Transfer RNA from Clostridia bacterium DTU065, 73 nucleotides, folded computationally. Rfam family: tRNA. Rfam's curators write: Transfer RNA (tRNA) molecules are approximately 80 nucleotides in length. It is annotated as a transfer RNA. The prediction has a mean pLDDT of 80.
RNA sequence: GCGCCACUAGCUCAGUUGGUAGAGCAGCUGACUCUUAAUCAGCGGGUCCUGGGUUCGAGUCCCCGGUGGCGCA
Numbered sequence: 001g002c003g004c005c006a007c008u009a010g011c012u013c014a015g016u017u018g019g020u021a022g023a024g025c026a027g028c029u030g031a032c033u034c035u036u037a038a039u040c041a042g043c044g045g046g047u048c049c050u051g052g053g054u055u056c057g058a059g060u061c062c063c064c065g066g067u068g069g070c071g072c073a
Base pairs, nucleotide, nucleotide: 001072002071003070004069005068006067007066010025011024012023013022019056027043028042029041030040031039049065051063052062053061
């Protein structure tokens, strides 16, 4: 330098044919317990890497850029 892949909650990851975003773990509150842990119930947490484009509508499609990884040179 060229090609490919990934980027979504604190972490690990889903997200169907484009239709307005979820799970597990973690955190917080409560119940239970002498206390802790475990268990049970509930709650909060997201400009979906950035900026544009297409569309009535974009996490999803297209383009520039960024970060990380792999391969080739």